[in-house]
Molecule: transfer RNA
Organism: Kluyveromyces dobzhanskii CBS 2104
RNA sequence: UCCGAUAUAGUGUAACGGUUAUCACGGCGCGCUCUCACCGCGUAGACCCGAGUUCGACUCUCGGUAUCGGAG
Repeated sequence: UCCGAUAUAGUGUAACGGUUAUCACGGCGCGCUCUCACCGCGUAGACCCGAGUUCGACUCUCGGUAUCGGAG
């Protein structure tokens, strides 16, 4: 320099172009318990950045950034 993949709550991980953006762990609150833990219920928390296409974009297109892999 070129090619490809990936980027979503604190961590890991889903999501036909139309979902309240999923689940688990973790956090917080309540219950349970003499107390803690376990368990149950509830709750807060995320789409890498910028443009474009579209009635509508996490999803498609283009550019960028970062990480990983490959070629030279």